[in-house]
Formats: sequence, structure tokens, C1' cells
RNA sequence: GGGGCCAUGGCUCAAUGGGAGAGCACCCGGCUGGCGUCCGGGAGAUCCGGGUUCGAUUCCCGGUGGUUCCA
Repeated sequence: GGGGCCAUGGCUCAAUGGGAGAGCACCCGGCUGGCGUCCGGGAGAUCCGGGUUCGAUUCCCGGUGGUUCCA
């Protein structure tokens, strides 16, 4: 320098172009003599900038970062 893959809650990961979700963690309540377990509830996210589309996490372009391969 070039190619591939990846970027979504605090963490690990899902998501046919149409309702953004799960587990763990966190907070509140219940349970308990207390803690934990367990049960119920809650807050919290699409890397950035454009484009296409009625509508973009998803498709296209550019950038940034990570990883890997080639040189």
C1' cells in the first nucleotide's frame, strides 16, 4: 500500500427493507430474621457523514476504528 470480515444497551450477541430484542450486569419492588437464590417490573444502544427508498440496523458511496490475509 491492497483485499476480506466486523462495528447494535455497561459486557457478550440476535434482528426477510416496516413492532430494535435476548442473556449477564445495574436500579426498584416482592420473598427472607439478613444476604444470596427465585419471582415481578424499570432505565439504558444501531461508529460518523452522505445517497437510494414511502420507509434503512439492513442496500450503495466516502470516512474512522478493530481483526485477518497478501505485498
Overview
The RNA shown here (transfer RNA) has 71 nucleotides and comes from Pyxidicoccus parkwayensis. Rfam family: tRNA. Rfam classes the family as a transfer RNA. The coordinates come from a structure-prediction model, not an experiment, and the mean pLDDT is 85.